[in-house]
């Protein structure tokens, strides 16, 4: 330098062209004599910039970080 992949709540992982879902965390109830467990609510995210679309997290182009391979 080039090529390929990744980049989604604080944290791990799903997810697709119609607005994003688990767990785990956090708070606030229920239970308990208390604690723990458990069981219910809340709260919290799509790496940026553009294109194309009625509609992008999802297609495409570019940058930034990571990670492997080649030079």
């Nucleotide at each position: 330098g080039c090529a390929u992949g990744a980049u989604u709540g604080g944290u791990u992982c799903a997810g697709u062209g119609g607005u994003a879902g688990a767990a785990u965390u956090g708070c606030c109830g229920c239970c308990u004599c208390c604690c723990a467990c458990g069981c219910g609510g809340c709260a919290g995210a799509c790496u940026c910039g553009g294109g194309u679309u009625c509609g992008a997290u999802u297609c495409c182009c570019g940058g930034a970080u990571c990670a492997u391979g080649c030079a």
This is a predicted structure of a 71-nucleotide RNA (transfer RNA) from Nowakowskiella sp. JEL0407. Lineage of the source: Eukaryota > Opisthokonta > chytridiomyceta > Nowakowskiellaceae > Nowakowskiella. Its mean pLDDT, the model's own confidence on a scale to 100, is 82. The sequence is in RNAcentral, with records from ENA. It matches the Rfam family "tRNA". It is annotated as a transfer RNA. About the family: Transfer RNA (tRNA) molecules are approximately 80 nucleotides in length.